[in-house]
RNA sequence: AACCGAUAAGGGCAAACCGAUCGUGAGGUCGGGGCGCAAAGCCAUGGGACUCGUCGGCGAGUUCGCCAGGCUGCCGAA
Numbered sequence: 001a002a003c004c005g006a007u008a009a010g011g012g013c014a015a016a017c018c019g020a021u022c023g024u025g026a027g028g029u030c031g032g033g034g035c036g037c038a039a040a041g042c043c044a045u046g047g048g049a050c051u052c053g054u055c056g057g058c059g060a061g062u063u064c065g066c067c068a069g070g071c072u073g074c075c076g077a078a
C1' cells in the first nucleotide's frame, strides 16, 4: 500500500413516525426521533420502482437507505 472488516478506538449518518415548510405529485428541506448502516459519503451512467403530461408513442421529474457501476474517505485486529 492492497485485500479485508473485529465484542477495537474515535466518531459519523439517520428509517418509520411527528411538527413546520416547498412542490400538481412522486418527493425534498429544517427540527424532533432512531429502524438500522463499514461507505446509509458523492454521482441519476445502466436497470427497477414511483410521479406528472400524453389517446398512445413518448417527454419531463423523483428515488443513491432498490440493484449494478464509477469516484472518494476514518481506523487497523485476524
Stems, first nucleotide, its partner, number of pairs: 004076002012037002017032006035065001041071003045068003048063006